The RNA shown here (small-subunit ribosomal RNA) has 1391 nucleotides and comes from an uncultured delta proteobacterium. The coordinates come from a structure-prediction model, not an experiment, and the mean pLDDT is 82.
RNA sequence: AGAUGGGGAUAACCUUCCGAAAGGAGGGCUAAUACCGAAUGAGACCACAGUGACAUAGGUCACAGGGGUUAAAGAUGGCCUCUAUUUAUAAGCUAUUACUUAAGGAUGGGCUUAUGCACCAUUAGCCUGUUGGUAGGGUAACGGCCUACCAAAGCUUUGAUGGUUAGCUGAUCUGAGAGGUUGAUCUGCCACACUGGAACUGAGACACGGUCCAGACUCCUACGGGAGGCAGCAGUAGGGAAUAUUGCGCAAUGGAGGAAACUCUGACGCAGCGACGCCGCGUGGGUGACGAAGGCCUUCGGGUUGUAAAGCCCUGUCGGAAGGGAAGAAAAACAUUAUGGCUAAUAUCCAUAGUGCUUGACGGUACCUUUAAAGGAAGCACCGGCUAACUACGUGCCAGCAGCCGCGGUAAUACGUAGGGUGCUAGCGUUGUUCGGAAUCAUUGGGCGUAAAGCGCGUGUAGGCUGCUUAUUAAGUCGGGUGUGAAAGCCCUCGGCUCAACCGAGGAAGUGCAUCCGAAACUAAUAAACUAGAAGACGGUAGAGGGAAGGUGGGAAUUCCAAGUGUAGAGGUGAAAUUCGUAGAUAUUUGGGAGGAAUACCGGUGGCGAAGGCGGCCUUCGGGCCGUUCUUGACGCUGAGACGCGAAAGCGUGGGUAGCAAACAGGAUUAGAUACCCUGGUAGUCCACGCCGUAAACGAUGGUACUAGGUGUUGUGGGAAUUGACCCCUACAGUGCCGUAGCUAACGCAUUAAGUACCCCGCCUGGGAAGUACGGCCGCAAGGUUAAAACUCAAAGGAAUUGACGGGGGCCCGCACAAGCGGUGGAGCAUGUGGUUUAAUUCGAUGCAACGCGAAGAACCUUACCUGGGUUUGACAUCCCUAGACAGCCGUAGAGAUACGGUUUCCCCUUCGGGGGCUAGGAGACAGGUGCUGCAUGGCUGUCGUCAGCUCGUAUCGUGAGAUGUCGGGUUAAGUCCCUUAACGAGCGCAACCCUUAUCCCUAGUUGCCAUCAUUCAGUUGGGCACUCUAUGGAGACUGCCGGUGUUAAACCGGAGGAAGGCGGGGAUGACGUCAAGUCCUCAUGGCCUUUAUAUCCAGGGCUACACACGUGCUACAAUGGCCGGUACAAAGGGAAGCCAACCCGCGAGGGGGAGCUAAUCUCAGAAAGCCGGUCUCAGUUCGGAUUGAAGUCUGCAACUCGACUUCAUGAAGCUGGAAUCGCUAGUAAUCGCGGAUCAGAACGCCGCGGUGAAUACGUUCCCGGGCCUUGUACACACCGCCCGUCACACCACGAAAGUCAAUUGCACCAGAAGUCGCUGUCCUAACCGCAAGGAGGGAGGCGCCCAAGGUUUGGUCGAUGAUUGGGGUGAAGUCGUAACAAGGUAGCCG
Repeated sequence: AGAUGGGGAUAACCUUCCGAAAGGAGGGCUAAUACCGAAUGAGACCACAGUGACAUAGGUCACAGGGGUUAAAGAUGGCCUCUAUUUAUAAGCUAUUACUUAAGGAUGGGCUUAUGCACCAUUAGCCUGUUGGUAGGGUAACGGCCUACCAAAGCUUUGAUGGUUAGCUGAUCUGAGAGGUUGAUCUGCCACACUGGAACUGAGACACGGUCCAGACUCCUACGGGAGGCAGCAGUAGGGAAUAUUGCGCAAUGGAGGAAACUCUGACGCAGCGACGCCGCGUGGGUGACGAAGGCCUUCGGGUUGUAAAGCCCUGUCGGAAGGGAAGAAAAACAUUAUGGCUAAUAUCCAUAGUGCUUGACGGUACCUUUAAAGGAAGCACCGGCUAACUACGUGCCAGCAGCCGCGGUAAUACGUAGGGUGCUAGCGUUGUUCGGAAUCAUUGGGCGUAAAGCGCGUGUAGGCUGCUUAUUAAGUCGGGUGUGAAAGCCCUCGGCUCAACCGAGGAAGUGCAUCCGAAACUAAUAAACUAGAAGACGGUAGAGGGAAGGUGGGAAUUCCAAGUGUAGAGGUGAAAUUCGUAGAUAUUUGGGAGGAAUACCGGUGGCGAAGGCGGCCUUCGGGCCGUUCUUGACGCUGAGACGCGAAAGCGUGGGUAGCAAACAGGAUUAGAUACCCUGGUAGUCCACGCCGUAAACGAUGGUACUAGGUGUUGUGGGAAUUGACCCCUACAGUGCCGUAGCUAACGCAUUAAGUACCCCGCCUGGGAAGUACGGCCGCAAGGUUAAAACUCAAAGGAAUUGACGGGGGCCCGCACAAGCGGUGGAGCAUGUGGUUUAAUUCGAUGCAACGCGAAGAACCUUACCUGGGUUUGACAUCCCUAGACAGCCGUAGAGAUACGGUUUCCCCUUCGGGGGCUAGGAGACAGGUGCUGCAUGGCUGUCGUCAGCUCGUAUCGUGAGAUGUCGGGUUAAGUCCCUUAACGAGCGCAACCCUUAUCCCUAGUUGCCAUCAUUCAGUUGGGCACUCUAUGGAGACUGCCGGUGUUAAACCGGAGGAAGGCGGGGAUGACGUCAAGUCCUCAUGGCCUUUAUAUCCAGGGCUACACACGUGCUACAAUGGCCGGUACAAAGGGAAGCCAACCCGCGAGGGGGAGCUAAUCUCAGAAAGCCGGUCUCAGUUCGGAUUGAAGUCUGCAACUCGACUUCAUGAAGCUGGAAUCGCUAGUAAUCGCGGAUCAGAACGCCGCGGUGAAUACGUUCCCGGGCCUUGUACACACCGCCCGUCACACCACGAAAGUCAAUUGCACCAGAAGUCGCUGUCCUAACCGCAAGGAGGGAGGCGCCCAAGGUUUGGUCGAUGAUUGGGGUGAAGUCGUAACAAGGUAGCCG
């Protein structure tokens, strides 16, 4: 702004029929805000002609014009102003609402652009409607969106394509941040709705609770057909480690429809389940010591649980009972009142305000009051370190624990349990995941010489970075403004639930993006200029720089050939042999010959080259360096890909081949020797051409600028000087050494950086598997390059330190070797051990450092072992009770222990209460154990070793471990001393102090001594104390003195004196530590075990065995001796249950005897070898004495097993000892005897004593041990260390493999449902046109394009599986060797 006026149908309904059903078909009736013409047409669209503006000038836009096409629907309430019938209704009016057209707004979408958005390059090329254009179609709309034609484009190392994975965001978790991780709930967006495809309708869908088709699945079926889609809310099943009620209500908030009442709403509000999270609260508070009981521990005293409990006094949250009891409700509607509006109207209606009425799922819930009552309410993990918290028992590398380191093999704070403790608390632990710590991917904020890491080297593309001056711009950059950065969340403030969690309000932040304004230093861009970088010109210059060609007319050497001389060997090795040689080698000679390879001297941390690398001489090409001016004017640096060069070995083709030499052959070595050594020897080494492309291709060090020096050397120049060459000063470029600052984990680097910076490239991120597999690329091959994972380990590695070790070095010492003497190993015996045997042969000690050791002494005892017989509070200790002296003596049985019987007697002290001792009996606490563990221990001991070392304080150096001191030069027996010195001092060791011995002195003389005097058989006695001696104290020896050497030192050498001389001899004395050395059987002791026995008593036996092996000794093998006779000289010891004299007996052992002696008195007690004389005469003896027989002696309770000794007889082996091995350096070895301890008796052993009394030491090469310094180390349980590979066995993961199976995807082809679109439409057809015939329009049907599922073939990718096969990893004790670490025994390593 409009809404005028008409038309034709059809569902529902009725009826007939089909179908099991779902559903369907036919006929008949009817309405509309359903459907269809017509009218009107502001606007919109279409064509027409006009004007203006723009323009890429054949178009676009704007304006006005007249034409054409295109809309609509009513419903409800009220009323009578106008009209008609006149009661009231209708037309009508009016209100509300709906309808149509147009414009605008708001909201929501569609489309488009820029930017951002995971991993893999072992995915590098992709694409044909693909990229663009023209025309057309299609869409709401641009567009290859679709079609036809034309052009050949488009994307990509700033990562296309492919593969794998994934919804994205606000935000969440973590983190100081930067980052990293995640995308549950809530919110925005997208996608999807059983799987695939398709359209219809509609404003909007290609539609979760719509349609069609295909497929899979489920259900119904009368088998003909049908139905379905919880990734809506509940719920079910399945899967899973795991996730809730088939609840109440629309009361609130919100939504849809409706005028409204109201209806719908698994949105939503509530309730239920789950400690799933967060928050709040409780399970009580006070007092209470006999520190109760019980538990646990214990050093047995106690401690702890613990004020904890009980008891007493209180409080009342939650839960229980009783009573009351909300807010959430605001409206709308209705009724009514008032005011205003519309209107003809006081009606209706609308708006506003007031009053009334009504509405609660939660829920009788929150909350409040009363009441009884401490009553109903605490667990989990941990307690070795990290990490808060400790003991006992059990277990015994078992059972088990474990986040990492690691616990457990008989004392487990680590397992299990208990007590106690610690932490958190309605929770606590475990598991998984993410971030942090982790600067361990490093932008903030890492590295690359040796730890992982610089490409073998260059040229150079893209890229990154880039000298100096001026001007402009304003992209980066910086400042400011504006907009945006949704809400929620995080943060701050305030508020509401009693608090909090939770919720509400406001703010801040959101580091971003966009835009505007400004600044102009820096980066950038543009323009102009400069010369310091870079390059060029000119003049010099050194050089094993390279290629080619040539000759070699260069020389030396090796080999071969020829010839001469010449003779028996040569060659080779640690030593040999293979080999060559009498067919003449080796050797030697020749202006002799041939051939190949390499180029002596010069030659040099000298030179050149990018690196690899390059070495006789001559010709040609390139680069560097120096100097001088001039020229260009940033032309530069680096460099992903790319391209080129690139030792040796190796490969191909063809040459060449003297020497050397893989493979191979032979000889040696060796357990073996497929090696090291030797003799030969082929590829190869050489040349040409072509491959290979790697090395410990190293300075293990990519390129550029700046930052103290010193000293060599190479090239060139300048100055000064000189006859000249040197020398000197200086510049640049190389190449070495030392060194400051600085750096570095240290070592070290240090103008040739590993310092200070910048830019660019490459590379690293624990070890192994592995530089391997698969895939790709390259190669003739060998192989190269790029390059993982599964699995497995808790390390691998660097530098430095301290030790230890070395078949590394230097210095030094020791009876270590050497030089000597004497032994052992051979014999017999003794003794110890092993082994064997046994009833038992008790146990321990086992390289040196066990084996004549424990044991300084086994017939019984000892004694621990065996057999047998006994005892059980015990042989022994303490406590309690009872009794009594005990003991003794005798007898019987017995092997004895013991048992039984008899006999005798009745202890001491006393305050008279009692106490003590002893014995017997009894009960239990307990005794006992030579049972185990020396690897639970103390103590003691051995050993390195009487070796000279081992440490500390302070200081200094070093990040540190540590170092210095303590090293170095001398010296010593010595870390002894001296000197030097970042050390100065000190301690334990060394030495000294102690003992003994050697000399002297003083004192003292008995038991000692005797010179002088006397005396005797006799120092016997008198006498004496001079001497010897004894034993107490002193002296003496200190490199003190002299000379020499030496540093004017320490010290050493020589000498004097001295009894003694350089520690005088000997002893005692054993540092820090090592060996889990030895000892539980000396003793002590923890723990365990045993308790009528593993204790204890007794008898007998055994420790004493005997085929054998070993150790330590004794005696010998003889003449330096044996035997016989005579004769001389010690020292140190012992002696009372003792030593034992004289004298007597015995051949003797010994017996008798009895003096003396508590011992300088007496005694054991005779020393022996020696000396003198005699004998034996070299032999199994006059050596040697075993063995055996006989007879004895002694000790002892007892000599059978099993003592010693004596006498007589017997008279074995043995004639000097293999390999090997031990001791000793002076009063020593050797030899000779004597004594003692133990002990009744029983030494050839052990411990001591004296007598006689040697030889030799050049020296430090070697063996052994040790000390100091240094070096290497992969060792640290420390070389008896560490460690490699094959093979065998078990397990594990992976690769290859004829194939087989699945998934996914590409190309090609077949097929073609539903459906859109197109064509057709002879069949059907109400509205419109037409009087009619018919037409317009529409439709069914048909055809075509496209196309899902499906099918066929052939490729790709990925996965599973596969006989067999390959290497890899792991695994207490397998085999073979010994490759590496030391000079690893052949230096090792890379290709």